């Protein structure tokens, strides 16, 4: 200098003038609102509504069957399908680094095509008999060819009528144990057993899930007609509630439900102080804790933080007198609605840390 990989921070600034929502206090008022002074006014994702909850109802509150969901280890967190930090097995890239999976296996079922045959194998071979003189038939085999992503652990000897882990010896899986390291998964080394197809799905285990959501709910004025029809019940009831069903509970101790039909459709709340936020210190490899101090930052309901005007910052191109100076253009995604931690998605450009490749100097 270059080239890529992780992590993090920032994202336009300032002046002026007019404007727009609000909080708290004072004062007026026709009670509709005005004034004045002092505050404050969008995000790292406010977005997807994909999980997790706090918080309000059904509700006083469960069983039970289905079904979804997640599944390695230790630890964080209120919690989680979420985060640190490791293990293994895999896969992408020259690296640095990215990205997937991860209880369990007795049964069951798939693995096109090709091939005899895909886990009860036999097509050529090879052996062995019969036998009409070499064709055919019976039995053996799976070591050798062949198909195929894969053919029943692999290399060598023995054995055998040929052969096979049929036995051995030595590799390689599996499954047990031992001894070190590790909090643990799991690593490493040693003995033991001839136990010896792989995979995915189903299946089995554990461990979690009540549900609907501020359009949830509460309260306040104001109107008004249920005077109608059906249908079903008679209190151990029918119906309706309550993620499916079913039981159980409740409406409930005098109707329920469905159809016409009437009135309202306004205000107030809920509504921002909260598992908060920053800063220091001490503890952890890290996510975080703990303690001690500052600090309160929208609160709207057709829904606010804009417009003008100037200077500037940063890119990005063209010229040129190239440590620069000019001219033209950009200045990113994008905007709360009950509220919080998370994930995944979008983002113009700036910057700081550490690593990786290549090249040249010393």
């Nucleotide at each position: 200098a270059u080239u890529g990989c992780a992590g993090g921070c920032c994202g336009c600034u300032c002046u002026a003038u007019c404007g727009c929502u609000u909080g708290u206090u004072u004062g007026u008022u026709u009670c509709g609102a005005c004034a004045a002074a002092u505050g404050a006014g969008a995000g790292g994702a406010a977005a997807g509504u994909c999980c997790g909850g706090g918080c309000a109802a059904c509700a006083u509150a469960g069983g039970g069957u289905a079904u979804c969901a997640u599944g390695c280890u230790u630890c964080c967190u209120a919690a989680c399908g979420g985060g640190a930090a490791g293990a293994u097995c895999u896969u992408c890239g020259a690296a640095a680094g990215g990205g997937g999976a991860u209880a369990g296996u007795a049964g069951c079922g798939u693995a096109a095509c090709a091939g005899a045959g895909a886990a009860u194998a036999a097509c050529c071979g090879c052996c062995c008999g019969a036998u009409u003189u070499g064709a055919u038939c019976g039995g053996g085999u799976a070591a050798g060819g062949g198909u195929g992503a894969a053919a029943a652990g692999g290399u060598g000897g023995g054995g055998u009528a040929a052969g096979a882990g049929c036995c051995c010896a030595c590799c390689g899986g599996u499954a047990g144990u031992u001894g070190u390291g590790g909090c643990a998964a799991c690593a490493u080394a040693g003995c033991u057993a001839g136990c010896c197809g792989u995979a995915c799905g189903u299946c089995u285990c554990a461990u979690g899930g009540g549900u609907u959501g501020c359009a949830a709910g509460a309260c306040c004025a104001a109107a008004u007609a249920u005077a109608c029809c059906a249908a079903c019940a008679a209190u151990u009831a029918a119906g309706g509630a309550u993620g499916a069903c079913c039981c159980g509970u409740c409406c409930a101790a005098u109707g329920u439900u469905g159809g016409g039909g009437g009135g309202u459709a306004g205000g107030u709340u809920g509504c921002u102080u909260g598992a908060g936020a920053c800063u220091a210190u001490u503890g952890g490899u890290g996510a975080c804790a703990a303690u001690a101090g500052u600090u309160c930052u929208a609160g709207a309901u057709a829904a606010a933080u804009g417009a003008u005007a100037g200077a500037g910052g940063c890119c990005u191109u063209g010229u040129c007198u190239u440590u620069g100076a000019u001219a033209a253009g950009g200045u990113a995604c994008a905007g709360g609605a009950c509220c919080c931690g998370g994930c995944u998605u979008a983002u113009a450009g700036g910057c700081c840390u550490g690593c990786u490749u290549u090249u040249u100097u010393u």
A computed fold for a 362-nucleotide RNA from Puteibacter caeruleilacunae, annotated as Bacterial RNase P class A. The coordinates come from a structure-prediction model, not an experiment, and the mean pLDDT is 78. The model forms 97% of the base pairs in the Rfam consensus.